The prediction has a mean pLDDT of 76. A computed fold for a 340-nucleotide RNA from a marine eukaryotic metagenome, annotated as Bacterial RNase P class A. RNAcentral holds the sequence, with entries from MGnify.
[in-house]
RNA sequence: GUAGAUUGGGUGAUCGCUCCGAUCCAUUCGGAGAGGAAAGUCCGAGCUCCACCGGGAAGGGUGCUGGUUAACGGCCAGGCGGGAAAACCCGACGGAAAGUGCCACAGAAAACAAACUGCCCUUAUCUAGGGGUGAUGAUGAAAAGGCGAGGUAAGAGCUCACCGCUCUAAUGGUGACAUUAGAGGCAUGGCAAACCCCACCCGGAGCAAGGCCAAAUAGGAGAACCAAGGGACCCGGACCGUUCUCGGGUUGGCUGCUAGAGGCUUCGAGUAAUCGCAGUCCCAGAUAGAUGAUCACCAUCCCAAGUAGUUGGGAUACAGGACUCGGCUUAUAGAUCUAC
Numbered sequence: 001g002u003a004g005a006u007u008g009g010g011u012g013a014u015c016g017c018u019c020c021g022a023u024c025c026a027u028u029c030g031g032a033g034a035g036g037a038a039a040g041u042c043c044g045a046g047c048u049c050c051a052c053c054g055g056g057a058a059g060g061g062u063g064c065u066g067g068u069u070a071a072c073g074g075c076c077a078g079g080c081g082g083g084a085a086a087a088c089c090c091g092a093c094g095g096a097a098a099g100u101g102c103c104a105c106a107g108a109a110a111a112c113a114a115a116c117u118g119c120c121c122u123u124a125u126c127u128a129g130g131g132g133u134g135a136u137g138a139u140g141a142a143a144a145g146g147c148g149a150g151g152u153a154a155g156a157g158c159u160c161a162c163c164g165c166u167c168u169a170a171u172g173g174u175g176a177c178a179u180u181a182g183a184g185g186c187a188u189g190g191c192a193a194a195c196c197c198c199a200c201c202c203g204g205a206g207c208a209a210g211g212c213c214a215a216a217u218a219g220g221a222g223a224a225c226c227a228a229g230g231g232a233c234c235c236g237g238a239c240c241g242u243u244c245u246c247g248g249g250u251u252g253g254c255u256g257c258u259a260g261a262g263g264c265u266u267c268g269a270g271u272a273a274u275c276g277c278a279g280u281c282c283c284a285g286a287u288a289g290a291u292g293a294u295c296a297c298c299a300u301c302c303c304a305a306g307u308a309g310u311u312g313g314g315a316u317a318c319a320g321g322a323c324u325c326g327g328c329u330u331a332u333a334g335a336u337c338u339a340c
Stems, first nucleotide, its partner, number of pairs: 001340007009298007017033006035318001039329002042327005047206004052237005059202005064078005079093001080091004094197002099195002101191003116137001118133006145163002148160003164186001165184008210255004220246006230240002262281004267276003299316007
């Protein structure tokens, strides 16, 4: 320096708060009581309700390969590309030869793309014209692959060798790919985080879901239709007294609500993520919303003094659940450990 992990105050006393259990029903006894991110609400699910079954369309998501997982856009391992001196880090990583579109300004010209400067040849005579060129120069993010040699009137893959690119084959690998060999002068760029094409996946809404009890009101009103229509887009089938509009009452209580894709530990498999056997533990369930206050000592850090022992002072990060879980992202004083 890089990558990862743990912790992020402790002990005692007094008073106080919430829940659970017991109970002699007195707040009496016992037990438990915020996070690694509880934040963001960016993904994925469990669960609840709605949706009829099949096909299609629309819309959305992902995008190298393999593994893992309940699933994911996550994680692990690898490939390729880029950055770093390196350990490592980042990647919106399928397709530009299906089509459409864009590349400002500058520049001659920005893709079926080019002649301003310059070079060569020629007419003519001191000025202009014609032909060739794309190597030099300039502009730009990018200018008809790069470099070296030959060749040419001057130049150019024009030719050759090497590199790059394309195709084929062999070898290795589950694969993405890699290595080697051969052939080809070779499609004149970039952008798909532009439209688009391709592959795979996806029903909707959400605990303020939903269920029960109590209570109250307006046993409300109107329109369409009578197996036709309608019932989330289209088609086919199935089922049905439905569909639409306006208005009124209820805002109280209980439940959902915490034993789980759960935590911890040994062992085994695996490079790892992770999985398996066994053992062990129960760690908030509030509902305007609970763990706070005081005192003392200790711990860590900083400052000052001192030869030192030590003394004094100050400070101790980010930050508080609300159905639950797996991730990602963001914030984080300090302390300890491991590997490179």